Record summary:
Predicted 3D model of a 73-nucleotide RNA (transfer RNA) from an uncultured Spirochaetales bacterium. The sequence was found in a public genome assembly. The coordinates come from a structure-prediction model, not an experiment, and the mean pLDDT is 83.
């Protein structure tokens, strides 16, 4: 240095062009319980890494750039 792949909630991950982006775990309140765990119910929680481009329409497609990660040199 070159080629591949990845980046979406706190974490682990799904959505792979079409209305408002989701789950599971955590968190926050509640029921249950003498109490605590467990369960079970409801809430909160997103610049979809950043900058452009192409599209009526971009988490999706395409260039650049930032980090991660296998391989080749």
């Nucleotide at each position: 240095g070159g080629g591949c792949u990845c980046u979406u909630a706190g974490c682990u991950c799904a959505g792979c062009g079409g209305u408002u982006a989701g789950a599971g775990c955590a968190a926050a309140g509640g029921a249950c319980u003498c109490a605590u765990a467990a369960u079970c119910c409801u809430u909160g929680g997103g610049u979809c890494g950043c900058c452009g481009g192409u599209u009526c329409a971009a988490a999706u497609c395409c260039a650049g750039c930032a980090g991660g990660g296998c391989c080749c040199a």